[in-house]
RNA sequence: AGAACGAACGCUGGCGGCGUGGAUAAGACAUGCAAGUGGAACGACGACUGUACGGUAGCAAUAUCGGCCAGUUGGAGUCGCGUAAGGGUGCGUAACACGUAGCUUACCUGCCUCAAAGUGGUGAAUAACUCCGAGAAAUCGGAGCUAAUACGCCAUGUGACCGCAAGAUUAAAGCCGGGGACCGCAAGGCCUGGCGCUUUGAGAUGGGGCUGCGGCCCAUCAGCUAGUUGGCGGGGUAACAGCCCACCAAGGCUUUGACGGGUAGCUGGUCUGAGAGGACGACCAGCCACACUGGAACUGAGACACGGUCCAGACACCUACGGGUGGCAGCAGUCGAGAAUUUUUCACAAUGGGGGAAACCCUGAUGGAGCGACGCCGCGUGGGGGAUGAAUGGCUUCGGCCCGUAAACCCCUGUCAUUCGGGAUCAAAGCUUGCAACCCAACACGUUGCAAGCCGAUAGUACUGAAAGAGGAAGGGACGGCUAACUCUGUGCCAGCAGCCGCGGUAAUACAGAGGUCCCAAGCGUUGUUCGGAUUCACUGGGCGUAAAGAGUGCGUAGGUGGUAGGUUAAGUCUAUCGUGAAAUCUCCGGGCCUAACCCGGAAACUGCGGUGGAUACUAUCCUGCUAGAGGAUUGGAAGGGGGACUGGAAUUCUCGGUGUAGCAGUGAAAUGCGUAGAUAUCGAGAGGAACACCAGUGGCGAAGGCGAGUCCCUGGAAAACUCCUGACACUGAGGCACGAAAGCUAGGGGAUCAAACGGGAUUAGAUACCCCGGUAGUCCUAGCCGUAAACGGUGCAUGUUUGCUGUGGGCGGAAUCGACCCCGUCCGUGGCGUAGCCAACGCGAUAAACAUGCCGCCUGGGGAGUACGGUCACAAGAUUAAAACUCAAAGAAAUUGACGGGGGCCUGCACAAGCGGUGGAGUAUGUGGCUUAAUUCGAUCAACGCGAAGAACCUUACCUGGCCUUGACAUGCAUGUGAUAGAAGCCUGAAAGGGCAACGACCUCGCAAGAGGAGCAUGCACAGGUGCUGCAUGGCUGUCGUCAGCUCGUGUCGUGAGAUGUUGGGUUAAGUCCCGCAACGAGCGCAACCCCUGUGUCCUGUUGCCACCCGGCCAAAAACCGGAGCACUCUGGACAGACUGCCUCGCUCAAACGGGGAGGAAGGUGGGGAUGACGUCAAGUCAGGAUGGCCCUUACGGCCAGGGCUGCACACGUACUACAAUGCCCGGUACAAUGGGGUGCUACACGGUAACGUGAUGCCAAUCCCUAAAAACCGGGCUCAGUUCAGAUUGUCGUCUGCAACUCGACGACAUGAAGCUGGAAUCGCUAGUAACGGCGCAUCAGCUACGGCGCCGUGAAUACGUUCCCAGGCCUUGUACACACCGCCCGUCACAUCAUGAAAGCCGGUUGUACCCGAAGUCGCCCUUAACCGGUGCCGAAGGUAUGGCUGGUGAUUGGGAUGAAGUCGUAACAAGGUA
Repeated sequence: AGAACGAACGCUGGCGGCGUGGAUAAGACAUGCAAGUGGAACGACGACUGUACGGUAGCAAUAUCGGCCAGUUGGAGUCGCGUAAGGGUGCGUAACACGUAGCUUACCUGCCUCAAAGUGGUGAAUAACUCCGAGAAAUCGGAGCUAAUACGCCAUGUGACCGCAAGAUUAAAGCCGGGGACCGCAAGGCCUGGCGCUUUGAGAUGGGGCUGCGGCCCAUCAGCUAGUUGGCGGGGUAACAGCCCACCAAGGCUUUGACGGGUAGCUGGUCUGAGAGGACGACCAGCCACACUGGAACUGAGACACGGUCCAGACACCUACGGGUGGCAGCAGUCGAGAAUUUUUCACAAUGGGGGAAACCCUGAUGGAGCGACGCCGCGUGGGGGAUGAAUGGCUUCGGCCCGUAAACCCCUGUCAUUCGGGAUCAAAGCUUGCAACCCAACACGUUGCAAGCCGAUAGUACUGAAAGAGGAAGGGACGGCUAACUCUGUGCCAGCAGCCGCGGUAAUACAGAGGUCCCAAGCGUUGUUCGGAUUCACUGGGCGUAAAGAGUGCGUAGGUGGUAGGUUAAGUCUAUCGUGAAAUCUCCGGGCCUAACCCGGAAACUGCGGUGGAUACUAUCCUGCUAGAGGAUUGGAAGGGGGACUGGAAUUCUCGGUGUAGCAGUGAAAUGCGUAGAUAUCGAGAGGAACACCAGUGGCGAAGGCGAGUCCCUGGAAAACUCCUGACACUGAGGCACGAAAGCUAGGGGAUCAAACGGGAUUAGAUACCCCGGUAGUCCUAGCCGUAAACGGUGCAUGUUUGCUGUGGGCGGAAUCGACCCCGUCCGUGGCGUAGCCAACGCGAUAAACAUGCCGCCUGGGGAGUACGGUCACAAGAUUAAAACUCAAAGAAAUUGACGGGGGCCUGCACAAGCGGUGGAGUAUGUGGCUUAAUUCGAUCAACGCGAAGAACCUUACCUGGCCUUGACAUGCAUGUGAUAGAAGCCUGAAAGGGCAACGACCUCGCAAGAGGAGCAUGCACAGGUGCUGCAUGGCUGUCGUCAGCUCGUGUCGUGAGAUGUUGGGUUAAGUCCCGCAACGAGCGCAACCCCUGUGUCCUGUUGCCACCCGGCCAAAAACCGGAGCACUCUGGACAGACUGCCUCGCUCAAACGGGGAGGAAGGUGGGGAUGACGUCAAGUCAGGAUGGCCCUUACGGCCAGGGCUGCACACGUACUACAAUGCCCGGUACAAUGGGGUGCUACACGGUAACGUGAUGCCAAUCCCUAAAAACCGGGCUCAGUUCAGAUUGUCGUCUGCAACUCGACGACAUGAAGCUGGAAUCGCUAGUAACGGCGCAUCAGCUACGGCGCCGUGAAUACGUUCCCAGGCCUUGUACACACCGCCCGUCACAUCAUGAAAGCCGGUUGUACCCGAAGUCGCCCUUAACCGGUGCCGAAGGUAUGGCUGGUGAUUGGGAUGAAGUCGUAACAAGGUA
């Protein structure tokens, strides 16, 4: 991720159906309504109608007044029934309150039904009403009159009740209709029908009481209880009962959780889940509780009573201040609090209820409507065609793509909404009238049936007909992964997002906006809550060696579990049947609203409880046995098992005495300390305490802790052998009890050694440590506490089962022997390795961590914390039991690969060592840092620093200042213009660039021409341009580790996997080089070789190279030179040969590879040098070499120009040069190179100048000519140790050259000047042979040059390497790890600051509850009074209140304790490596 909700919030919102809606303040309530009804129970009064009758007016009709009566009706009253139902709420309640199953012979039940019997007399009152009175009112008092189905008495007694019986006690009421005969003046009797009334029985319904079982949390609540538990006797109740009372007894409940605290209405059910479960208890239904708060009773069938009464209290209202009134948790509605929950609606038409004979009345129950997308369900917002794939928008690789048949447009349809019409079901009953039947004496009444009439809140609604028009009707969320869906822009660790992981620091699919996409849809998201996922409390279905987790160990109580045979019972168990398990809900089938939601009918289900019958294997009960478990007896052995007493020697220390001297002791090195007052050393004697060397052993014993000299006494346990006995007596073990190292505590001893604390000495930045010298508690004993340890095998106890090999301790047996040993077997104990199996792996593996059973203990993310509070224990220290707030997204285990180690092993390297020469000191050059500056452009920091830069005076040049340009210095395209166009001498201005004027003045293609086109130029638009930013967006190139020997792959094998093996091992090498071995076999990139230079030879080549031989010339001759000839030699350039451990020998495992030596050879073990740089690392370097994404600038961050700067100077560093001198310097002479370069170039030669150089001139486009002299060396001379004949900085003057130009700022020359410096501190660099060192030469860049730099060349030419301990770097193997950004790692604690939650705290303020006492309302009950009552008096109990004192709980509290958290604070460095003292 799913499902759900009485929901709320955000955005949005067309219609309908069915549901649903105060969850918080059981807070307070204005207003209206929610319980009345009966005149057929009763009297009186009023109104109206009718009317005998009377009065008045009138001739009269008539009007009017009074009135008996009748009818209708009204508001009061008496009386009856109802008001205990219905409706609301969930405060209280952990309870027989609820659920379920029972019991009630211990009970009640109005109205209703059935049955039986009765309903006869009589009396006294009282409301209303009238009069008087009190009061503001509410209301009340007194007197008088009156009725009843109100009340009383008498009678009767079917019956009921009491009683063994006799017997005693005990009822009633009338009302309304109808009526023929008969009686009566009448009323009426009488008959008849109905409704009542009384008694009793039965039923039905409803209720009361009792019981079993079931369902929350806390043990940091472990003991509770005096009416308490029971009895006897009373009282009381409808009824049982300590329900109440008197007396008696001392009981009752509790770890199967009493008592206490917290929370909570319970259930059917609802949600979720595969289920088992978990959470919940809205609506609907059953039960309970409550009605402003607390208490109480009355009436009644029923109440301790929601819209009754009394009292008390709080609150509110009225008041004339005396006193009264009220109770929305009924329906609406108001305020309040709250995230939040509706109309002060219609109707009694239906259903139901109350009253009534009925009509009917009442009914905020109920039926409807209204409001709310709150939920579920249904419908719609259109359908078809339609490609120039329109436009806008978005993206783009600029081609295009997406939105998209989407739209427009064309053709349709008409649901819903709108308008106008029609128009319901829900209605049957009842009443009236008529008719019929039954009843009856009766055509009355009454009952039943039929017909007609009357009655609809919803509602002019549902439904339906017509009309018009696509017309009125779509949004929300998401798009990094989980999770379906991607791009652009903006932003730049900001703003923000976020369920978790995590995004954002200039290219953000994660923020914000947009386009697109995805998912739902009249809704969509968010938040909250529940279940799920979570086998993450594990019954189904978990664990405890190392991840959290075995109690330190034993004994043992309760409990749990329990060998074997037979029987008994049938409690568990199984089975059949019966009762019940309300309805609704869920499931299935069917049906009704168009469908669905919803509703109706039926079935099934409700997994449960109870009754009866049956079964008896297992468990259990009881009985009887058995011996395999367990225990006992016997025997001989083993042992540091425990306790006590005694004894012993060695050693340390001390004391005394002897010998003897100057040191001893101690350490990394020292010092403190001891010692000339004689130590240490040594000999002898003595004292005292503690511990017991060797034996001694993964050997023994013990439950663990633990136990080690010897002997004796007391005592516990285990093992073995052989028989005998008991007969399940067993295992485990919550609580409990006992033991329990060291340290610590109390008291008393003892005190040799050692040694916390403490003192001193060192070390150190510090050193409250590590090291040293001392030293007290303690260490030892006795008695008593403590009760904890890494009390560890980190592994609870017991029993059984399961391949093996090999040690060792104890016992027994066999065989053999004279005997023992050895050997074999067996039991118990203790070790190692290992099969199966197990395990995450490591590992365990008959001593299990295997396979099983029983029982106990313990665990449930890390931190907070084994802490706080409370309890218990302790003398104390402390132990034990044991949380929460808050905080984190981890903490952890095992193994793997790396990296690292002040771990180990092996090996290599100019790494050290051995040497040679330097740097660091001086001066200068050069680069860098810093400072300065308008600018001193930028980059580069082991791997930058004579580096980019193989050449900064201008240019370069990127920097600064100033002056200018704006399609631009440069490219392409488009449009327009242009023949005086392009170009352009010249002139003006200016520092130049630039600006202005301007004689002169064109070109190409086509065309006859006119003209058109092009080029050029101008203008405009696109664009150019940027050494601006990002090397952390990049390509490419480079540096570094490192020319180190490594880095990998395929297949196979091993491992759950990461991964391993190969690549490790034994040798060897410069090398992962090669050989051997090997679960590996092969292969690739690296190594090596192939390439180039060089070293030897052969062949070819022969000018510009060479000149040996030969000839000629020159000269007297030789040499030299010239010419010829020549290619032998040198050389040039090619081709080939050669070197391979090939040969010999020794060593190495009998080997091989290889190593040592030798021969030959120019060269010998990669001959020397170069090129060549594996996989990778460093976000290493470079956007300024060029390329390049993105961003930024666009009259400027582009372009041009002049001047300046890059050269600036208190200073610091790097790299060099020159020196400091005599192995030198100076002067003179003289010898020998190679690499290279040369055309606006190299320049011979000659001359001038002291010289730089100049002038003239020659050769060479170069094996021909030139640069070109090589220098050191060598020979001769001078200098003679001096700041010098060393050294040359600095400065002055005069010159030369290059160049447009040497001021800032060039090089060179001459003369003069003559600084520092006399070999360089700590430290540090290079080099192993043609090397170092020393000497010169050439070249690139370049006008010139700051070159002393760089790249090359040749000459002269060493020393040293024992060796690998150490420093540095690297390779391989191994080990540890808390590191993985990989030791420049990680990480701990105090202190300081901020925030948060929490403990303690003198107290203070609440809530709740207990106990004792005081006061005591209403009221029941008792007593007195009374004929009986009322009234009155009084007693018990008794709410609220008060006083005192406790418990529990909450809030707050100066201060205080620790804790947690927080980018960059302080101090140290405790841990991780041997973490530097494991």

Overview: Model confidence (mean pLDDT): 84 of 100. Predicted 3D model of a 1478-nucleotide RNA (small-subunit ribosomal RNA) from a metagenome.